Record summary
Predicted 3D model of a 72-nucleotide RNA (transfer RNA). Model confidence (mean pLDDT): 82 of 100. Its Rfam family is "tRNA". About the family: Transfer RNA (tRNA) molecules are approximately 80 nucleotides in length.
[in-house]
RNA sequence: GCCACAGUAGCUCAGUGGUAGAGCAACCGCCUUGUAAGCGGUCGGCCCUCGGUUCAAUCCCGAGCUGUGGCU
Numbered sequence: 001g002c003c004a005c006a007g008u009a010g011c012u013c014a015g016u017g018g019u020a021g022a023g024c025a026a027c028c029g030c031c032u033u034g035u036a037a038g039c040g041g042u043c044g045g046c047c048c049u050c051g052g053u054u055c056a057a058u059c060c061c062g063a064g065c066u067g068u069g070g071c072u
Stems, first nucleotide, its partner, number of pairs: 001071007010024004018055001026042005048064005
């Protein structure tokens, strides 16, 4: 330098055009003599950035940024 893939909650990941979810973590409660485990609930994200298409974009298109892998 070129190619591919990835970027969504504190972490790991779903979500293939119509107002964004799970598990774990955190917090509260139940249970227990107590702790852990278990059960119930709550909180937490303007979806990497900027443009474009569309009535409508996390999703489609373009350009960037970051990371991973490959080629030279």